This is a predicted structure of a 99-nucleotide RNA (TPP riboswitch aptamer (THI element)) from Propionivibrio dicarboxylicus.
RNA sequence: GCCCAUCGCUAGGGGUGCUGCAAGGCUGAGAGGACGCAUGUCCAACCCUAUGAACCUGAUCCGGGUAAUACCGGCGAAGGGAAGCGGACAAGCUCACCC
Numbered sequence: 001g002c003c004c005a006u007c008g009c010u011a012g013g014g015g016u017g018c019u020g021c022a023a024g025g026c027u028g029a030g031a032g033g034a035c036g037c038a039u040g041u042c043c044a045a046c047c048c049u050a051u052g053a054a055c056c057u058g059a060u061c062c063g064g065g066u067a068a069u070a071c072c073g074g075c076g077a078a079g080g081g082a083a084g085c086g087g088a089c090a091a092g093c094u095c096a097c098c099c
Base pairs, nucleotide, nucleotide: 001093002092007086008085009084010083011049012048013047014046017026018025019024032043033042034041035040055080056079057078061074062073063072064071
């Protein structure tokens, strides 16, 4: 010097499952509320925004486990996926000088 975790502002993206008559129970950051004939829409919280596993496709997938479920792992160096600004130390990279 570059880059940059974290932070701030504004904008945007996303999911809301399994089980139970119900109350509830399980996992999780998040499984909520209202409207609607349905597809869905709005709001809240939470997460994520290219260094992108938030989330979607593959998937009525495969193996394990469970009362059951994306519950765990694989798939996954796969294919998609929503941004800008301000400031910025550590880590990282590069350069100069000295030994």
Model confidence (mean pLDDT): 78 of 100. Its Rfam family is "TPP riboswitch aptamer (THI element)". About the family: Vitamin B(1) in its active form thiamin pyrophosphate (TPP) is an essential coenzyme that is synthesised by coupling of pyrimidine and thiazole moieties in bacteria. The previously detected thiamin-regulatory element, thi box was extended, resulting in a new, highly conserved RNA secondary structure, the THI element, which is widely distributed in eubacteria and also occurs in some archaea. Analysis of operon structures identified a large number of new candidate thiamin-regulated genes, mostly transporters, in various prokaryotic organisms.